[in-house]
This is a predicted structure of a 73-nucleotide RNA (transfer RNA) from a Microcaldota archaeon. Taxonomically the source falls in Microcaldota (Archaea, Nanobdellati). The coordinates come from a structure-prediction model, not an experiment, and the mean pLDDT is 83. It matches the Rfam family "tRNA". Rfam classes the family as a transfer RNA.
RNA sequence: GGCCAGGUAGCACAGCAGGUAGUGUGCCCGACUGUUAAUCGGGAGGUCGUAGGUUCGAGUCCUACCCUGGCCG
Repeated sequence: GGCCAGGUAGCACAGCAGGUAGUGUGCCCGACUGUUAAUCGGGAGGUCGUAGGUUCGAGUCCUACCCUGGCCG
């Protein structure tokens, strides 16, 4: 330098044909319990890597770039 995969909540990940952004765990509050843990209920938390483009509408499609891993030279 070229190619491939990935980048979504604190962490690990899902998001199928473009139409409300989700799950687990963690965190906060509550219930339960002699206390803790466990269990149960509720809640907060996301400019979807960055910038453009297409579209009525983009996490999803297109382009460039950045970061991580891998392959080739």